[in-house]
RNA sequence: AUCCGAUAAAGGCAAACCCGGUGAAAGCCGGCGACGCAAAGCUAUGGGUCUAAAGUCUGCGACUAUGACCGCCAGGCUGCCGAA
Repeated sequence: AUCCGAUAAAGGCAAACCCGGUGAAAGCCGGCGACGCAAAGCUAUGGGUCUAAAGUCUGCGACUAUGACCGCCAGGCUGCCGAA
C1' cells in the first nucleotide's frame, strides 16, 4: 500500500411513523425519530423501479421522461479507523 472488516476507539449517516413546506405526481426539503449502514459519501454511466403534467392514440383508458429513485444491482470517483 492492496485485499479485508472486529462485541476496538473516535466520529458519521438516518428507514418507517407523525408534523410542516414544495411538487401534477413520483418524489424532494426541514423537524421529530432510529430500522439499519464501513462507503447508507458523490455520480443516473448500464440494467431495474416509480410517476405521467405536457404530448400521442379511438379520449373509459393506454402509451410515453423531458420528472424522479444510488438505503435495488452493477460500474466510475473519493474517503475515517486498524484487531484477526
Molecule: c-di-GMP-I riboswitch aptamer
Organism: Chloroflexota bacterium